[in-house]
Molecule: transfer RNA
Organism: Physcomitrium patens
RNA sequence: GGGAACUUGGUCUAGGGGUAUGAUUCUCGCUUCGGGUGCGAGAGGUCGCGAGUUCGAUUCUCGCAGUUCCCC
Numbered sequence: 001g002g003g004a005a006c007u008u009g010g011u012c013u014a015g016g017g018g019u020a021u022g023a024u025u026c027u028c029g030c031u032u033c034g035g036g037u038g039c040g041a042g043a044g045g046u047c048g049c050g051a052g053u054u055c056g057a058u059u060c061u062c063g064c065a066g067u068u069c070c071c072c
Base pairs, nucleotide, nucleotide: 001071002070003069004068005067006066007065010024011023012022018055025043026042027041028040029039030038048064049063050062051061052060
């Protein structure tokens, strides 16, 4: 220098046009003498950044940044 994949709550992850899923974590309640386990409720996301397309973008297009890998 060229190419590919990936970026989503604190952590991990699903979803590829109609305002995002689950697990874990944390908080509260029930259960216990207490803790753990279990059960219930709640909190936690400008979907990496910017622009474009569209009635509408996490999703499609372009650029940038970061991470990983391949070629030279």